[in-house]
Context: one part of a larger RNA
RNA sequence: UUGGGUUUAAAGGGUCCGUAGGCGGAUUAAUAAGUCAGAGGUGAAAUCCCACAGCUUAACUGUGGAACUGCCAUUGAUACUGUUGUUCUUGAGUACAAAUGAAGUGGGUGGAAUGUGUGGUGUAGCGGUGAAAUGCUUAGAUAUCACACAGAAUAUCAAUUGCGAAGGCAGCUUACUAAGCCAUUACUGACGCUGAGGCACGAAAGCGUGGGGAUCGAACAGGAUUAGAUACCCUGGUAGUCCACGCCGUAAACGAUGAUCACUCGCUGUUUGCGAUAUACAGCAAGCGGCUGAGCGAAAGCAUUAAGUGAUCCACCUGGGGAGUACGAUCGCAAGGUUGAAACUC
Numbered sequence: 001u002u003g004g005g006u007u008u009a010a011a012g013g014g015u016c017c018g019u020a021g022g023c024g025g026a027u028u029a030a031u032a033a034g035u036c037a038g039a040g041g042u043g044a045a046a047u048c049c050c051a052c053a054g055c056u057u058a059a060c061u062g063u064g065g066a067a068c069u070g071c072c073a074u075u076g077a078u079a080c081u082g083u084u085g086u087u088c089u090u091g092a093g094u095a096c097a098a099a100u101g102a103a104g105u106g107g108g109u110g111g112a113a114u115g116u117g118u119g120g121u122g123u124a125g126c127g128g129u130g131a132a133a134u135g136c137u138u139a140g141a142u143a144u145c146a147c148a149c150a151g152a153a154u155a156u157c158a159a160u161u162g163c164g165a166a167g168g169c170a171g172c173u174u175a176c177u178a179a180g181c182c183a184u185u186a187c188u189g190a191c192g193c194u195g196a197g198g199c200a201c202g203a204a205a206g207c208g209u210g211g212g213g214a215u216c217g218a219a220c221a222g223g224a225u226u227a228g229a230u231a232c233c234c235u236g237g238u239a240g241u242c243c244a245c246g247c248c249g250u251a252a253a254c255g256a257u258g259a260u261c262a263c264u265c266g267c268u269g270u271u272u273g274c275g276a277u278a279u280a281c282a283g284c285a286a287g288c289g290g291c292u293g294a295g296c297g298a299a300a301g302c303a304u305u306a307a308g309u310g311a312u313c314c315a316c317c318u319g320g321g322g323a324g325u326a327c328g329a330u331c332g333c334a335a336g337g338u339u340g341a342a343a344c345u346c
Base pairs, nucleotide, nucleotide: 004317005316006315007300008299012314014201015200017198021194022193023192025088026087028085029084030083031082033081034080035077036076037075038074040072041071042070049065050064051063052062053061054060091191092188093187094186095185100179103177104176105175106174107173108172109171110154114150115149116148117147118146119145120144121143125136126135162169163168206247207246208245209244210243211242216240220236221235222234223233258313259312260311261310262309263308266291267290268289269288270287271286272285273284274283295302296301319346320345321344328339329338330337331336
């Protein structure tokens, strides 16, 4: 490299958009670049292969043939691919109408809880644990009532639910914005799929500047436990957790399962819409689940949401360790990220 693979053995990029490239629906006409056929030229000799011959044989040598799978120009063929044009509607998209949802961004606002402050009632404990102690408390705590303030999160509803490309998204309300789906006709007429580079988004932690700081809480301190205890348990507690702007760009970023299209037995639940209607119920479409066949699979299992049967494109793998390390490059304020070996060793 080919081949074979990528749920769990090595291996799907965290996700979207998209450039080049690759691939691409039906019809018809032209063309003849690819493709196919004929004939011509060339493809040095030697070598290789075949046949025959010469050295006693062989190696070796000679003669002839074949081959040299290529290239050039030429004459044709036109199914397929390409190119150009015509036409089409099933792929794709647009408009009209309705409904849906924790989809996004900004603003406003509610109650519960927590903590703190002030005041009242009230008196000796509270708190915490396996048991304790540190801690708080006669300067009146804990408990309880009233008022006030602050920040953060949104119980129940809640679900095998819903939405989003993924990360993710949950009180209520409002403005702006986006999306898919159903149904009906109408319109455009292949406008499509994938996508190396590239651009954008991307949990938590972390970083910069400025705010905020109730709770929880790395670090840290103390109390326990213990042989020790730099832990698990307890009392505190800084960064952080929250907001704005800017970085970082990684996760078991998981369905450990790339995207798109087509085809292939059934049963059952649920969400949204459609439909003659009456709230049933059957049906259709799009999702989200469960079970079980054929088939596949090393098995576990998957099974119309495939890991089945096919097609197109991308990414990735090739024994374990060394190592996601070194070096170089590049990005970053840094932390570090991306790319990514070898010696050696088993």
The part of an RNA shown here (small-subunit ribosomal RNA, central domain) has 346 nucleotides and comes from an uncultured bacterium. The prediction has a mean pLDDT of 87.